[in-house]
Annotation:
Transfer RNA from a bacterium, 73 nucleotides, folded computationally. The prediction has a mean pLDDT of 81.
């Protein structure tokens, strides 16, 4: 140097054909118990890697730049 693939809640990860951003587990709070786990119910946590464009309306579709993985040379 070229090709692909990847970033979204503390962690792993969804999100189709552009139209309120979610799940599990993790935090906390509540019931439960003689007490602790574990089970249940709930709460809180997001500039969707940055930046520009297009559109009524972008995580998502154009550009650009960056992080990581992987492959050719």
């Nucleotide at each position: 140097g070229c090709c692909g693939a990847u970033g979204u809640a503390g962690c792993u990860c969804a999100g189709u054909c552009g139209g309120u951003a979610g799940a599990g587990c993790a935090a906390c709070g509540c019931a439960u118990u003689c007490g602790u786990a574990a089970c249940g119910c709930g709460u809180a946590g997001g500039u969707c890697g940055g930046g520009a464009g297009u559109u009524c309306g972008a995580a998502u579709c154009u550009c650009c730049c960056c992080c990581u993985c992987g492959g050719c040379u």